[in-house]
């Protein structure tokens, strides 16, 4: 040092779900909240996977609706990158 990961120790994050707020949603963000979390620290603009449909594209009649497609999101899905602690 790497690999692993305790009913250790120091702390950390905070799912639903409620308020408020941005958004066309999906979601974000502050505040309350705890289900879990050893990476639940960072990375979505060039790895997969997923989720949404305002514009856009295709059908349909130029509606109503259906489809697809992100340049819109998710890192608490895999991934990648860094990292505190130290029992077995």
């Nucleotide at each position: 040092a790497a690999c692993c990961g305790a009913u250790a120790a120091c702390g950390g994050c905070a799912a639903a779900c409620c308020u408020g707020u941005u958004g066309a949603a999906a979601a974000g963000c502050a505040g309350g909240g705890a289900c879990g979390c050893a990476a639940a620290g960072c990375u979505a603009a060039a790895g997969g996977g997923c989720c949404u449909u305002c514009c856009c594209u295709u059908c349909g009649a130029c509606a109503a609706g259906a489809a697809g497609a992100a340049u819109g999101g998710c890192a608490g899905c895999c991934a990648g990158u860094u990292u505190c602690c130290g029992a077995a």
This is a predicted structure of an 88-nucleotide RNA (c-di-GMP-I riboswitch aptamer) from a Paenibacillaceae bacterium. The model forms 95% of the base pairs in the Rfam consensus. Model confidence (mean pLDDT): 84 of 100. NCBI's taxonomy places the organism under Bacteria, Bacillati, Bacilli, Caryophanales, Paenibacillaceae. Its Rfam family is "c-di-GMP-I riboswitch aptamer". From the family's description: GEMM was predicted in a large-scale screen for bacterial structured RNA regulatory elements.